[in-house]
RNA sequence: AGAGUUUGAUCCUGGCUCAGAACGAACGCUGGCGGCGUGCCUAACACAUGCAAGUCGAGCGAGAAAGGGACUUCGGUCCUGAGUAAAGCGGCGGACGGGUGAGUAACACGUGGGUAACCUGCCCUUGGAUGGGGGAUAACAUUCCGAAAGGAGUGCUAAUACCGCAUUGGACCACAGCGGCUUCGGCUGCAGGGGUUAAAGGCGGCGUCUUUCGAGGCGUUGCCGUCCGAGGAUGGGCCCGCGUCCCAUUAGCUAGUUGGUGAGGUAAAGGCUCACCAAGGCGACGAUGGGUAGCUGGUCUGAGAGGAUGAUCAGUCACACUGGAACUGAGACACGGUCCAGACUCCUACGGGAGGCAGCAGUGGGGAAUUUUGCGCAAUGGGCGAAAGCCUGACGCAGCAACGCCGCGUGAGUGAUGAAGGCCUUCGGGUCGUAAAGCUCUGUCAGGUGGGAAGAACAGCUUACGUGAGAGCGUGGGUCUGACGGUACCACCGAAGGAAGCACUGGCUAACUCCGUGCCAGCAGCCGCGGUAAUACGGAGAGUGCAAGCGUUGUUCGGAAUCAUUGGGCGUAAAGGGCGUGUAGGCGGCUUAUUAAGUCUGGUGUGAAAGCCCUCGGCUCAACCGAGGAAGAGCACUGGAUACUGGUGAGCUUGAGUACGGGAGAGGGAAGCGGAAUUCCUGGUGUAGAGGUGAAAUUCGUAGAUAUCAGGAGGAACACCUGUGGCGAAGGCGGCUUCCUGGCCCGAUACUGACGCUAAGGCGCGAAAGCGUGGGGAGCAAACAGGAUUAGAUACCCUGGUAGUCCACGCUGUAAACGAUGAGCACUAGGUAUAGUGGGUAUUGACCCCUGCUGUGCCGCAGCUAACGCGUUAAGUGCUCCGCCUGGGGAGUACGGCCGCAAGGCUAAAACUCAAAGGAAUUGACGGGGGCCCGCACAAGCGGUGGAGCAUGUGGUUUAAUUCGAUGCAACGCGCAGAACCUUACCUAGGCUUGACAUGCCAGGGACCUCUGUGAAAGCAGGGGGUGUCUCUUCGGAGAAACCUGGACACAGGUGCUGCAUGGCUGUCGUCAGCUCGUGUCGUGAGAUGUUGGGUUAAGUCCCGCAACGAGCGCAACCCUUGUUCUUAGUUGCCAUCAUUAAGUUGGGCACUCUAAGGAGACUGCCGGUGUUAAACCGGAGGAAGGUGGGGAUGACGUCAAGUCCUCAUGCCCCUUAUGCCUAGGGCUACACACGUGCUACAAUGGUGACUACAAAGCGUCGCGACCUCGCGAGGGGAAGCUAAUCGCAAAAAAGUCACCUCAGUUCGGAUUGGAGUCUGCAACUCGACUCCAUGAAGUCGGAAUCGCUAGUAAUCCUGGAUCAGCAUGCCAGGGUGAAUACGUUCCCGGGCCUUGUACACACCGCCCGUCACACCACGGGAGUUGUUUGGACCAGAAGUCGCCGGCCUAACCCGCAAGGGAGGGAGGCGCCAAAGGUCUGAAUAGCGACUGGGGUGAAGUC
Repeated sequence: AGAGUUUGAUCCUGGCUCAGAACGAACGCUGGCGGCGUGCCUAACACAUGCAAGUCGAGCGAGAAAGGGACUUCGGUCCUGAGUAAAGCGGCGGACGGGUGAGUAACACGUGGGUAACCUGCCCUUGGAUGGGGGAUAACAUUCCGAAAGGAGUGCUAAUACCGCAUUGGACCACAGCGGCUUCGGCUGCAGGGGUUAAAGGCGGCGUCUUUCGAGGCGUUGCCGUCCGAGGAUGGGCCCGCGUCCCAUUAGCUAGUUGGUGAGGUAAAGGCUCACCAAGGCGACGAUGGGUAGCUGGUCUGAGAGGAUGAUCAGUCACACUGGAACUGAGACACGGUCCAGACUCCUACGGGAGGCAGCAGUGGGGAAUUUUGCGCAAUGGGCGAAAGCCUGACGCAGCAACGCCGCGUGAGUGAUGAAGGCCUUCGGGUCGUAAAGCUCUGUCAGGUGGGAAGAACAGCUUACGUGAGAGCGUGGGUCUGACGGUACCACCGAAGGAAGCACUGGCUAACUCCGUGCCAGCAGCCGCGGUAAUACGGAGAGUGCAAGCGUUGUUCGGAAUCAUUGGGCGUAAAGGGCGUGUAGGCGGCUUAUUAAGUCUGGUGUGAAAGCCCUCGGCUCAACCGAGGAAGAGCACUGGAUACUGGUGAGCUUGAGUACGGGAGAGGGAAGCGGAAUUCCUGGUGUAGAGGUGAAAUUCGUAGAUAUCAGGAGGAACACCUGUGGCGAAGGCGGCUUCCUGGCCCGAUACUGACGCUAAGGCGCGAAAGCGUGGGGAGCAAACAGGAUUAGAUACCCUGGUAGUCCACGCUGUAAACGAUGAGCACUAGGUAUAGUGGGUAUUGACCCCUGCUGUGCCGCAGCUAACGCGUUAAGUGCUCCGCCUGGGGAGUACGGCCGCAAGGCUAAAACUCAAAGGAAUUGACGGGGGCCCGCACAAGCGGUGGAGCAUGUGGUUUAAUUCGAUGCAACGCGCAGAACCUUACCUAGGCUUGACAUGCCAGGGACCUCUGUGAAAGCAGGGGGUGUCUCUUCGGAGAAACCUGGACACAGGUGCUGCAUGGCUGUCGUCAGCUCGUGUCGUGAGAUGUUGGGUUAAGUCCCGCAACGAGCGCAACCCUUGUUCUUAGUUGCCAUCAUUAAGUUGGGCACUCUAAGGAGACUGCCGGUGUUAAACCGGAGGAAGGUGGGGAUGACGUCAAGUCCUCAUGCCCCUUAUGCCUAGGGCUACACACGUGCUACAAUGGUGACUACAAAGCGUCGCGACCUCGCGAGGGGAAGCUAAUCGCAAAAAAGUCACCUCAGUUCGGAUUGGAGUCUGCAACUCGACUCCAUGAAGUCGGAAUCGCUAGUAAUCCUGGAUCAGCAUGCCAGGGUGAAUACGUUCCCGGGCCUUGUACACACCGCCCGUCACACCACGGGAGUUGUUUGGACCAGAAGUCGCCGGCCUAACCCGCAAGGGAGGGAGGCGCCAAAGGUCUGAAUAGCGACUGGGGUGAAGUC
């Protein structure tokens, strides 16, 4: 620091996702040790049990028992235990410490201040005092009530308990005097007189007196207390400034409310409370309401700014079962106190009682989840105490948990036969891998044995010294004190021995192979993997990463500049408000003075500790801990500076405005007027149609239309002018005239003096349609009706036609209200056009020309932009203000609110769902887009197919099998250049299992020939004959090669699967003219350019031009053939001349033909014209041939996952006594049908018979076969020649001549069938071809539709060949005869180039919309219903404070001899307040809800 993902590719926008760090975590797998930390985030749910707050006998009274001892009359007594335990009165402490985060959005917290408005026990300093009395009461005893808890009565008693009195330095209260300070409220100092108000003793020492010998009195002294003050320290109360979450779909809230006066209350200011008075107070700078939440130091993250968070530790607040309340106290409205109410739990004798773990452990429950009912007060701290000490679940430790951080170990060195084994393999090997083993070492941890700390110093006791009158104090020594714990640590012992896992390995992202699986099982953070070769699933091996952990999940920050202060945007990606006006607010020209609020700078205070950072130090290191330092935003106080901003004062004119002159304009409103046109009405002329359309019809018209003339009525709109022109803020505005009226521009002066810009709310304007009321209504025209069109046509077209369109008034308030571009100001090259108005020059004048200002357009530099584009009218460069955006869908929807008569508008979500949705541009493809061009593409022609019969192929059907493949063009006389057996792959049946075939091994042998039985054959069983070749040889034989048989195992074999794993080959677009590259240039890029353009060509053929210049594959040419000719050659070919023959038969010849080898020839070369002078085209000459002469071979980059695993080759998979092999028979030849390709015909341009000509190219010895002969014939029997320019096939046929047939189902046509044969072959039944005789079907030229062909072509006629034993209407090839037509490119099909649109890229056979049906999901409405929260009104009213009463009760004080009375107090009563509770009525929110609405998703469905 980035990466993946939208596309065929690109750039951009934009979301989603990942890599990092962190955690009080949880879960899965795994787990050796130690240190330091951490550990109910959920139910503030309920709690059994134990413990967590006591202590003081030096405040007080009282005071056991067990045990032990002594005595004893055995009943007991005494001593000790012991002034102990336990309890009580009293004091101090239980307000600290510990827990939790429910509530709380608040002065709760943080920060800084204030308190002149306050308190403060214990502690410190200091001053003073501590006199003298009184009456009770608990404990206890006793009586009684109660189940208990507990309570009542009577009697006794003490105090540092309680109460008078005395004393008053001081304090407090009121009064008045003087001084100081002051925020003018008050505060404070000094002195004055008046009033009010205190106390408690305890324990020691010394001296003295008394003594019952226990002790007591007095004096003195010490310590601890007590009281009244003053001061301090500490801790707190209250107040204030600032900061502190979300929702405006919460906009208004408030009656003690805001203030005042007075009073009450408090430690204390205050509506804190009350009475009265006033009517205020808060709020868009967000009141009120709702939701959520303890706050902070800090913690996590981040470069930072920020964001998130508030466990542990620390500060603070709040709470203690829920709600309320007070008491006590220095402090509480009190976690382990009290009272009341409520819920819950427990006890109960049913009458009544008890309880509160959010203390430490622990239990249940909840939950994904969080520990021991441990040890100790040794340390630190706290309470009480004079102290010893006691108490302390604070705390210190231990236990449990990998929960986290940190450290250590699981060994180190050496070791190549690269062991075995695993995995992979191209079978060679590679890899795990120096890894192991082996050898040599070491000894951390764990284990064992032994040693063994620090944490401990106080206090206490003791001792020495010092000091002191002493008590005591100080210092030093000794002694005593450890839960952890025999722990840390150290030494020794033995021993490599006990100690490695987890995740991942398609990309992001480090790491790859095999097997299994086969869109299954599964994976997945995103993209996406899996449908038979999966590096993505599962396993294995190997590898990568981390490591006592590793992964997953969850959460936070980051990446995300994806809410943008730092640091984003708004023409088209999401985003400028429809437009104006203007309020608040924000921002604001020049000069000067002043101020010092902002701002800048210095100082001071604060900024707790811990943490972070730095340095040093302590644990062996680290984590952890200690010490010191540094830093720190902010806030407060204060000194200074004054440029800028702000405030105040004074001024200025350039911003803004006013006045004056001139001007243009569809700017607005009102009234009036005008002509053209449509329609209607009246009348005239006139007659059969009109109208309308692609064509028609509906419609109108003989009741007189249309047409035409005249007149009239009425409504709406204003042709030409008209313009890329003008005006207006926008919407918008168009005949003419008048009136009223807004804005704008130009010119020149004068005046005002910043008066400005923007603008949240607000207010106004706002097209069309629509709504209301009333008019109006010619034309047009939603709806509607009819006619057409159509598969349908609720449309487009036509005929009608109502709202509406028009007017007035009112409403609506929206538009692609668009320049999809907010307003204002300033700056930044130009050119050109136009509108308005100035200046200059010039002119007789109008123009033209030059130059300003304002507007409206186009082009364009810089710059900007993702690109397109914008470009002084900015989308450039800056400033100010407003509005708006934050992925797509859901949705501009629901709910709520506001507006509206309604329609609806404004505001405006969420659940859920997707990984995209988008913008611009690029290349293609496509278009019932455009331009140019080509092709038997159409047209013009000729002949066919489609109808018939047959042949053949296919589909379908059938079958045991009808083997398989080919399937639009580009499958279908295709693979098949030839299925009776074979072929053959299929079926049935019979057999074989190392196999029919290959290689290797062993054994045997008899290479081989032949016979018999059985069998359909294969085969099985048996018999006979025969001994080969090569080498060596000891002559016995051995070995080898080939062959045969048998055996075992490797293996063979497979026309089994996959053509979507492949090679090769092929088809097709298409013999179409295209397809690309290098360098350069342009573009951010995909890409473009070149290859486009102007011409031309069959052609990207060539020329010209051009940011291109060149090149490659294609085109063309080179090749073959054919057409002309020459040379060479002359047999088997040829024959002009000579001779000869029946005959080129022979001699001869090689001229000609021909053959076959090599040349020549044609190149737009020449001439003329056209053309850019070019390329080229047109015409001509010459020539056998002329513009590619004809034909062939030749097929660019690529497309179709086109075809072929059954030609061959080949990966993988499958079969292995079978999916292999052999054999017989059958099948591929089936047959209701359908299609393709053909043959033969339907006849006279013909048929039949006879006769007579003229080819080319081929083939032949397992052959072609002359000739002779037999047969009607197919053919048979002989047989010459020929390995072929020699012989043969071989007759060419159509044509020609002659004759017959005479238009008919025929002398056309030949199917079908019967009979008889021939040939091939082992064999023609299924199932061959041919011949003869007989038979003589359909068919009389073929519907829709469709095919071929442009010249030696079509058509027509024969011939040959491959395959092949035989079988040809097919295929391939050859020649014979031999046409017609092409105006032309509008249309159909295909193709090429350019261009355009595109939401297509699997590319139009594309993409894609809505309803319906089905399933699932979330949401809205919904009669209602059930909760929760809360408001208002009222009822009720516990405990308790306060107030009043207090006839009853009452020790202390007063009066009184006493009785009694008084004061005071209390019970009790009443009242205010008031919790729970209740009634009524609202609001908000949540759940459920028949039914209902739309939405989303879903493989196939419907329209």
Source information
A computed fold for a 1503-nucleotide RNA from a metagenome, annotated as small-subunit ribosomal RNA. The prediction has a mean pLDDT of 85. Its Rfam family is "Bacterial small subunit ribosomal RNA".